[in-house]
RNA sequence: CCACGCUAGGCGGGGGGUUGGCGGUCCCCUGAACCCGAAAUCCGCCACAUGCGGGGCCGACAGCCCACCUGAGGCCCUCCGGGUCGGAAAACGGCACGACCUGGGGGUGAUGAAGGUUGGGUCCCACGCAACAGGGACCCGUGAACCUGGUCAGGCCCGGAAGGGAGCAGCCAUAAGCGGGACUCCCUGUGUGCCGUGGGGUAGCCCAGCUGGAGCUUCUGGGUCGUGUACGAGCCGGUUCGGAGAGGUCGAGGGUGGGAGCGUGG
Repeated sequence: CCACGCUAGGCGGGGGGUUGGCGGUCCCCUGAACCCGAAAUCCGCCACAUGCGGGGCCGACAGCCCACCUGAGGCCCUCCGGGUCGGAAAACGGCACGACCUGGGGGUGAUGAAGGUUGGGUCCCACGCAACAGGGACCCGUGAACCUGGUCAGGCCCGGAAGGGAGCAGCCAUAAGCGGGACUCCCUGUGUGCCGUGGGGUAGCCCAGCUGGAGCUUCUGGGUCGUGUACGAGCCGGUUCGGAGAGGUCGAGGGUGGGAGCGUGG
């Protein structure tokens, strides 16, 4: 140096999160890298922790190890800004309400304001009247095979006869009932009434009389004070997004340099 067989090792790594800690399942970065199974109030472990169970492949090669440089990306810290959630706060602004002060416009008032007083109405009760509704009286019509009335042809019954009797149909009338009418009357009722009489009540409102003798009322601007309200600003805290840092930390990938076993045979 070559061939074969082994072994170490390799068949991805990293950040975040989680955890007392490590690895995995989860999210992300890198970028191409065997297969199957389970894993969150979970799976396997304990600083020699860098997964567990089962199977497969490569194997000392430039694919394994080490150092340095570079470096995607994550995390932490400091500062700045935005969103969102929660809290406290009424001292700044806003808004609402109240009191007071002040200005402007209008209406009304000596043909009499506010206030006072008297009466009436509005309210309640009873009765009356009216209206409406229902029922009845009333009027008209209709209305009975027999069990309603009158008259009762024919026929029937009694009688020797004269005569007498009951009585169907028909006709007339009528009862209950049914239908209609509306003048009048009666009874009952009412979510009825610019109605009347009597009684009660009267806080407010309206009307009128008397008194009174100058205000009454409406719209609006400004100011001061008070009360309330977390809408804005500001404060505190959580969370999230963005930016800056010649701050820190971990760091995939890439580059450079160095290192790499045993046996047999030739």

Predicted 3D model of a 266-nucleotide RNA (Bacterial large signal recognition particle RNA) from Thermotoga sp. The gene name in the source record is ffs. Its Rfam family is "Bacterial large signal recognition particle RNA". The family's RNA type in Rfam is non-coding RNA gene. The RNAcentral record of the sequence draws on ENA. Its mean pLDDT, the model's own confidence on a scale to 100, is 79.